[in-house]
């Protein structure tokens, strides 16, 4: 500058990401339907279903100026019997018209329909234009009349009843025209068109009307326009589970026919035509302009509105005509229907209304010919359900209104609430306006030319009057998606387009406020298109996601190497026709007040056809070229193939020697085989199979797949140098070979191994792993099979695109004697890796990169590689290969964690070594579980279970009986009285209920006020009532385990990674070193307490070393020491050796204490919907003369039994007795502790000092020691149980306490599988305080001290953690997920005897109407003929053809079905456990077999298979 106006994504798979992938929304659209709801105009539009059936009116007539005439009406005479006369005109002859117009949409996959072109092979009524012409005769026949049949419709007959014409028929003339011949032009595209001369032949006509001017008609003939008709190119549906069709079929010759071409038809003669570029065959459909969607390219559809076809109740015919095989016309069959005198007739709404039936669903039996258009007529004009208008319906698409403006104490009302508000809301009322619309009243159109004439219409419009007056609804408010509380339900009612929402706190149900949306609408369904780039031409893919044919060879197609030349089919441009009209887009176009709709003009109609040009590419044709391919020569490797021999070893087998009791086999076993002599050993012999070592990501072959030696035959490959032919090439649908292992078919073989089988085990079972046998087969020959994880899960070929490293063949250059080394090219086979590509994994010159050509394939999961069908196979089965249905996913890489009967590396009284117990006795406790009126609740591996409960006789108390109460036992407020308060009667189990006396206070500003008490009313109290799965708040576990994480960076599409992972180390993520990380947080640690040591202070109630005291720390006194209590010190791997890079580790020294000094407190991020609404606190829900409250009784203490924790024991290391005696710590005391004394055997009991405690008391510490009996027994063990007597607590000891003495004397003799604590001041025994508490079932907890051990090699294995890695079909996370059989429902699908409609092919029989042929007798006005007859032409008859019908046999499709198969679904059904971790026998694939089942097992492949080891090759050094 110029063109261009035009393209948006979300929800769903996961714990999470990324991709791939399908389902679902959001927007457009409709001849719709359905629900809620409804004012009013324009201006489209309306049977999508039954081409079912049909009442009733209409849709096609008209012409007297063609005819005869005159039924009806008018006029007018009239002897009532008619006539007369114009206007007219019913019905008839006759002429046009009826083939248009309307209509539907069955059929049709066709020259049917678009488009383009042809016809020299053709028709064309009325129309225009142009030439000639129009003489003169004939003879019926309808109506009409008279008779007659029939019930109608209808028809017949008068032997010849009557008549006209523009009806019919000869005759004339022939301008022409046709045919026959003959001549001639031009011309073309073969046949041939065209034009001219001459002859000959045959061939027209109607008249009316008239102002006498003419018009209207008729012939004949050309030409035109119009409108058909015929042919051809190209183009548009689905199916190959439809592959061959085809005998009038392709063609030729005569003939026929037709307006013409043509097998159209027909007679002969040939044998041919179409066809994977889909013939034939089924299905489906009327095409198109066009409509809807779209950025487009497409995809869908073809209502109205036009253009073609095609149809008229079904099938068949043909007449008539200019035109029809004729929607409102005939003729025949069929099925239906109506009428009927039963004889025989009618009829065809897919025209316009209108019924009816179908169905979700689609209109008035309207007005009018004014308008535009038809038909007939000279014309007036008559007919037009075409059309033009009204009616109905929100069906659509377009406009209008339902008021405007002002107006807050933000009224009431209604939601809502934290009770403060807040929403609705300027919304309402109110106030002042306006009047679209709607009512009334009044005028009043264009549309009409041209004089008349307007259905619509008293419409539209216009003016005036009247009043906010007549007008607002529907959907939706989880996310997608614009809009939120409430209350009701409680996995039920329900909703839901996906995804999903509801099991008591639903923004998801239903109401209800309130919002949002759109509006006379609003939603739902239903279809199409977009969104889908989700069939990818625009523009998509096959390594693992769904997807490369198991491999060649090779035909059609398809692409194709360098050169020149020449063509001009593709291709590019100009010109030219046409692409109908309406529709489409654009116009500061025009008309209806806008609009919508109408109108104009422009452009678009991407198409198809003549023509004139260009020549680069790509085709054709000719020639030429080497580099693509290919031949020839030298050399070279090789488990390529195939045939025939040949060889050692081993297995077993037999024969003989030798030898003797056991082999063998397995986790352990036991079938088995052995004394008839095995196994083991030798030696001989027989037979089949299979070739160690070499063996190697070595080698070969298209794959499949090839391994001892040797010969013969024989494919390919690679290499070096040149010659040679010249593109001969790639690819490859159909097609044809080849193709493991198993299996099958004959015949052979047969040693090991071995499906099945049999036997042994194991196992809950064991159809299985294992074993002991063992049969097809496993090996040959031939002939089928034709499949595999036939894999590199990667088709083929061809050129481009860093590198570095192994191996194998060949060859070159350097070098050397020389084989090496070195260097370098070709060929193939591995690994690493740059770009570059992928969803990532990961590929990377051997592509999965970057083109290009050719082929195959794929399009959610599942159903299913299954039915059914074709083919192929002896069979097994292969190939090819769908649908109902049904799920919102199935799926791939790669995160995080979780787990593994995976690996690696650590800890931990986890495990070994050790002490002691529990499980077994009785007995305490709690718990289940049964019981009961009630045995209140709660808690249940570990982490419930001497646990809440640090203490149930009543009370506690929550349970149960019974008795009472109701503003309440207990808080707050109002109000009226009273002070409060003490005494006490009667009754009741008590609570309670009835009453009697006493008793009038404190404070005060004199109003009152403050605390109690009683009655009254309601507001509320109360609740151990419910949810611990709504909560806070505490706590338990994992676990005192060393983990958990942020922030910046950096990697990665992401989720995440990284730090935090390694190498050390430690008790620790503790520390160091190394590192794309560098820091920092919450834990570790350590700072806090206590315990051990010093050292200052400090001395009372403690304490006494030296000094007083007869004795006692008593008293003076001391201030050393113990102790109190405070503050400080002390230990840090500081020192020293070894060790190490460092952190540290190992050993020593000194210390009171050494490597965290011992103990405690202190518990990260989280996990278990752990526990607690019965400690308290709290939403919510629920009682309310009760689930509340108070009282008495009773229960929480029951008992056949199972558990848990504990006490005491079973005894000599003991247990009784005596003793004199010794040692402590921590702790409690006033409604206490309670000393001394005294009295009881005792328990206690009286009296009672002293003490609110370093002072006084509980208080005796026992284990210990000494001494002495017991002497191994159910005891001088060892105490249960029970009688008797007693003592304390308290109101109260019966149900239910303790404790004491006497007496009684049970189990039990060390405890079965099992299983718990304990690493030292531990464990083990021993006592003692404490709290709770009136006592007390405490033996239980919670401190406290005393005596005081034994052991840890070591981490192999059980539990349990922590880190790294690894696999996963798990993420509610292995207590995970899944698989199949059975059984139960449900649905839909295959078969399935049979059967019951359709639709078709053949074959034969009948055979309507009709055409067309033939025809003996019949019977005819016109023409010939004097006649006689003759020509002609009819009915009849017969015959080709033939529609319906019928038989018989084929074949496609539908319905129905006993029966039989699978297959999808469906909280809680059985049986087993096959996958996923090495899933416990890796798995899977193909075959064959066997089993309830999933599955086993054999043979072969494959890794998409975990650990260990090992070789090899790569990186690194």
């Nucleotide at each position: 500058u110029u063109u261009u106006c035009g393209g948006a994504g979300a929800g769903u798979u996961u714990g999470a990401u990324c991709c791939u992938g399908g389902c679902u929304c959001a927007g457009g659209a409709c001849g719709a339907a359905c629900g809620c709801u409804u004012g009013c105009g324009g201006c489209g539009u309306g049977c999508c279903u039954a081409a079912g059936a049909a009442a009733u009116g209409c849709a096609a007539g008209u012409c007297g100026a063609a005819c005869g005439g005159a039924a009806a009406g008018g006029u007018c005479c009239u002897u009532c019997g008619g006539g007369a006369c114009a206007c007219u005109c019913g019905a008839g002859u006759g002429g046009c018209g009826a083939a248009c117009g309307g209509u539907c949409g069955c059929g049709u996959a066709a020259c049917a329909c678009g488009u383009a072109a042809g016809c020299a092979a053709c028709c064309u009524g009325c129309c225009u234009c142009a030439a000639a012409g129009u003489g003169g005769g004939g003879g019926a026949c309808a109506a009409c009349a008279g008779c007659u049949u029939g019930a109608a419709a209808g028809g017949g007959c008068u032997u010849g009843g009557c008549u006209a014409a523009u009806a019919c028929c000869g005759c004339a003339u022939g301008u022409g025209g046709u045919c026959a011949g003959u001549u001639u032009u031009u011309c073309g595209c073969a046949u041939g068109a065209u034009u001219u001369u001459c002859u000959g032949a045959c061939u027209a006509a109607a008249g009316g009307a008239u102002u006498u001017a003419u018009u209207c008609g008729c012939u004949u003939u050309g030409a035109g326009a119009u409108g058909g008709g015929c042919u051809u190119g190209c183009g548009g549906c689905c199916u190959a589970u439809c592959a061959g069709g085809u005998a009038g079929u392709u063609g030729g010759u005569g003939g026929g026919g037709u307006a013409a071409u043509g097998g159209c038809c027909u007679a002969c003669c040939a044998a041919g035509c179409c066809u994977u570029c889909g013939a034939c065959g089924g299905g489906u459909a009327g095409c198109u302009g066009g409509u809807c969607u779209g950025a487009g390219a497409g995809g869908a559809c073809g209502a109205u509105c036009a253009g073609c076809c095609g149809g008229a109740u079904u099938g068949g015919g043909a007449c008539u005509g200019a035109g029809a095989u004729a929607c409102g016309g005939c003729c025949c069959a069929g099925a239906c229907u109506c009428c009927u005198a039963c004889g025989g007739g009618g009829g065809g709404c897919a025209g316009c209304a209108a019924u009816u039936a179908g169905g979700a669903a689609u209109c008035u039996u309207g007005c009018a010919c004014a308008a535009u258009g038809g038909g007939c007529g000279a014309a007036a004009g008559c007919c037009u359900g075409a059309u033009g208008c009204a009616g109905c319906g929100a069906c659509g698409c377009c406009g209008c209104g339902u008021g405007a403006a002002g107006g807050a104490u933000g009224a009431a009302g209604g939601a809502u609430c934290u009770c403060g508000g807040u929403c609705u809301g300027u919304a309402a009322a109110c106030u002042u306006c306006u009047u679209u619309u709607a009512a009334g009243u009044g005028g009043g159109a264009a549309g009409a030319a041209u004089u008349u004439u307007g259905a619509c219409g008293g419409u539209a419009c216009c003016a005036c009057u009247u009043g906010a007056a007549u007008a607002a609804g529907c959907c939706c408010c989880g996310g997608c998606u614009a809009a939120c509380u409430a209350c009701g339900u409680g996995c039920c009612a329900g909703c839901a387009g996906c995804c999903g929402c509801g099991g008591u706190a639903a923004u998801a149900c239903g109401u209800a406020g309130g919002g949002g949306g759109c509006g006379a609408g609003c939603g739902u369904u239903g279809u199409c298109c977009g969104a889908a780039g989700u069939u990818a031409c625009u523009g998509g893919g096959c390594g693992u996601a769904a997807a490369g044919c198991g491999c060649g060879c090779g035909u059609a197609g398809g692409c194709g190497g360098u050169u020149a030349a020449u063509u001009a089919a593709g291709u590019c441009u100009g010109u030219g026709g046409u692409g109908a009209a309406a529709g489409g887009u654009u116009c500061a176009g025009c008309g209806c007040u806008c609009a919508a709709c109408g109108c104009g003009a422009a452009c678009a109609u991407u198409g198809c056809c003549c023509u004139g040009g260009a020549u680069a590419c790509u085709g054709g044709u000719u020639g030429a070229c080497u580099u693509g391919a290919g031949u020839c020569u030298g050399g070279g490797a090789g488990g390529g193939g195939g045939u025939a021999g040949u060889g050692g070893a081993a297995u077993u087998c037999c024969u003989g020697g030798u030898g003797u009791a056991g082999c063998g086999g397995u986790g352990a076993a036991a079938u088995g085989c052995g004394u008839a002599g095995a196994u083991a050993u030798c030696a001989g012999g027989a037979g089949g199979a299979a070739c160690a070592c070499c063996g190697g990501u070595g080698g070969c072959g298209a794959a499949g797949g090839c391994g001892a030696c040797u010969a013969c035959c024989u494919g390919g490959c690679c290499u070096a140098a040149g010659a040679c032919u010249g593109a001969c090439g790639c690819u490859g649908a159909g097609g044809u070979g080849c193709g493991a292992a198993a299996g099958c078919g004959u015949g052979g073989g047969g040693a090991g191994c071995g499906a099945a089988c049999g036997g042994g085990a194991u196992u809950a079972g064991a159809u299985a792993c294992c074993c002991c046998g063992g049969u097809a087969g496993u090996c040959c020959a031939c002939g089928c099979c034709g499949u595999a994880a036939a894999c590199g899960a990667u088709g083929a070929g061809u050129g481009c695109u860093a590198g570095g490293u192994g191996u194998u063949c060949g060859g070159g250059g350097u070098a050397u004697c020389g084989a090496c080394c070195c260097c370098c090219c070709g060929g193939g086979u591995g690994c690493c890796g740059u770009c570059g590509c992928u969803a990532a994994c990961g590929c990377a010159u051997u592509a999965a990169g970057c083109a290009c050509u050719c082929c195959g394939c794929c399009u959610g999961g599942g159903g299913a590689g299954u039915a059914c069908g074709g083919c192929c196979g002896c069979a097994a089965g292969g190939u090819u290969g769908a649908a109902a249905c049904u799920c919102a996913a199935a799926g791939g890489a790669a995160u995080u964690g979780a787990c593994g009967g995976g690996g690696g590396c650590c800890c931990g009284c986890a495990c070994a070594a050790g002490c002691g117990g529990u499980g077994g006795a009785g007995c305490a406790u709690g718990u289940g579980g049964a019981u009961u009126a009630a045995u209140u609740c709660g808690u249940c591996a570990c982490u419930a279970a001497c646990c809440g409960a640090a203490g149930a006789a009543c009370c506690u108390u929550a349970c149960c009986c019974a008795g009472g109460u109701u503003u309440g036992a207990c808080a707050u407020c109002u109000g009226u009285a009273g002070a409060a308060c003490c005494c006490u009667g009667c009754u009741g189990a008590a609570a309670g209920g009835c009453g009697g006396g006493g008793g009038u206070g404190c404070c005060u500003u004199c109003g009152g006020g403050a605390g109690c008490u009683a009655c009254a009313a309601g507001a509320c109290a109360g609740g151990u009532g419910u949810u611990g799965c709504a909560u806070g708040g505490c706590u338990g576990u994992c676990g005192u385990c060393a983990g958990c994480u942020c922030g910046u960076g950096u990697c990665g599409u992401g989720a995440g990674a990284u730090g935090u992972u390694g190498g050390g180390u430690u008790a620790a993520g503790u520390c160091c070193c190394g590192c794309a990380a560098c820091g920092a947080g919450c834990g570790c640690a350590a700072c806090c307490c206590u315990c051990a040591c010093c050292g200052u202070a400090u001395g009372u109630u403690g304490c006494c070393a030296g000094c007083g005291u007869a004795a006692a720390g008593u008293c003076g006194g001391g201030a050393a020491c113990u102790c109190u209590u405070a503050c400080g010190g002390a230990a840090c791997u500081g020192c020293c050796c070894g060790u190490g890079c460092a952190a540290g580790c190992g050993g020593g020294a000194g210390g009171a204490a050494g490597g965290u000094g011992g103990g405690g407190a202190u518990g990260a991020c989280g996990u278990c919907a752990a526990g607690u609404c019965g400690g308290c606190a709290u939403g919510g829900c629920c009682c309310u003369u009760a689930c509340g409250c108070c009282u008495g009784g009773g229960g929480c203490u029951u008992c056949a039994c199972a558990c848990a924790u504990g006490c005491u024991a079973c005894a000599a290391u003991g247990g009784g007795u005596g003793g004199c005696a010794a040692c402590a710590a921590a702790g409690g005391g006033c409604a206490g502790c309670a000393a001394a004394a005294c009295c009881g055997c005792g328990a206690g009991g009286u009296c009672a000092a002293g003490c609110g405690a370093a002072u006084c008391c509980c208080a005796a510490a026992a284990a210990u020691c000494c001494a002495u009996c017991c002497u191994c027994a159910g005891u001088u063990c060892g105490g249960a149980u029970u009688g008797c007597a007693g003592g304390c607590u308290g109101c109260a000891a019966c149900u239910c306490g303790c404790c004491u003495g006497c007496a009684u004397g049970a189990a039990g003799c060390c405890g079965g599988a099992a299983u718990c604590g304990c690493u030292a001041g531990u464990a083990a025994c021993c006592g003692c305080a404490g709290g709770u508490c009136a006592g007390c079932u405490a033996a239980a907890c919670u401190g406290c001290g005393g005596u005081g051990a034994a052991u840890a090699c070591g981490u192999u294995c059980c539990c349990g953690g922590g880190c790294c890695u690894u696999g996963u079909a798990c993420a509610c996370a292995c207590c995970g997920c899944c698989c199949g059989u059975c059984a139960a429902g449900u649905c839909a699908c295959c078969u399935g005897a049979a059967u019951u409609g359709u639709c078709u092919g053949c074959a034969c029989c009948c055979g309507a109407a009709g055409c067309c042929g033939g025809u003996g007798g019949c019977c005819u006005a016109a023409c010939c003929g004097c006649a006689a007859g003759g020509a002609a032409g009819g009915a009849g008859c017969c015959g080709u053809c033939u529609a319906a019908g019928g038989u018989g046999u084929g074949g496609g499709g539908a319905g129905u079905a006993a029966g039989g198969g699978g297959g999808a679904c469906u909280a809680a059904g059985u049986c087993g456990u096959a996958a996923c971790a090495a899933g416990g026998u890796a798995g899977c694939c193909g075959u064959a077999u066997c089993g309830g089942a999933a599955g086993g097992u054999g043979c072969g492949g494959c890794u998409g298979g975990a650990u260990c080891a090992c070789c090899u090759c790569c990186u690194u050094u």